[in-house]
C1' cells in the first nucleotide's frame, strides 16, 4: 500500500407479546336533582381518558446468567439466533432492538 477479521460512528432495513383486570389524583362529556331572571355554580350516577400504583397473562432479538455427545484440553475452559426470564418489553405511536446491507474513522492482527 491493499484486501479481510474486530471495534466504533451515520444511514436504510429489522420482530414477538395484554387497546387486560382492579383502584387513585385530575381533566372532558352525558343524564337527575338543587340554587339562580340569565350565565352559571353544587351534588351524585355512566362513559372516555393523561399520569401513578397493584395483580395476573405473556414475548425474547438491549444487557445479563446456564448448558454440548462439540472444540481445546492435566485440571479445567469455551457458543448460540438454544434455554431462563433477573432486568427489559406486551392496542396503535414513539423509544430500543440482536442481526444484515452501504459509507466512513481508528487501533491490533494479517498479506
Nucleotide at each position: 500500500g491493499c484486501u479481510g477479521a474486530c471495534c466504533g460512528c451515520g444511514c436504510g432495513g429489522g420482530a414477538g407479546a395484554g387497546u387486560u383486570c382492579c383502584g387513585g389524583c385530575g381533566a372532558u362529556u352525558c343524564g337527575c336533582c338543587c340554587c339562580g331572571c340569565a350565565a352559571g355554580g353544587g351534588u351524585u350516577g355512566g362513559a372516555u381518558u393523561u399520569c401513578c400504583g397493584g395483580a395476573c397473562g405473556c414475548c425474547g432479538a438491549a444487557g445479563g446468567a446456564g448448558c454440548a455427545a462439540c472444540c481445546g484440553c492435566c485440571c479445567c475452559g469455551g457458543a448460540a439466533u438454544c434455554u431462563c426470564u433477573c432486568a427489559g418489553g406486551c392496542a396503535a405511536a414513539a423509544u430500543g432492538g440482536a442481526c444484515c446491507g452501504c459509507g466512513u474513522g481508528g487501533g491490533u492482527c494479517g498479506u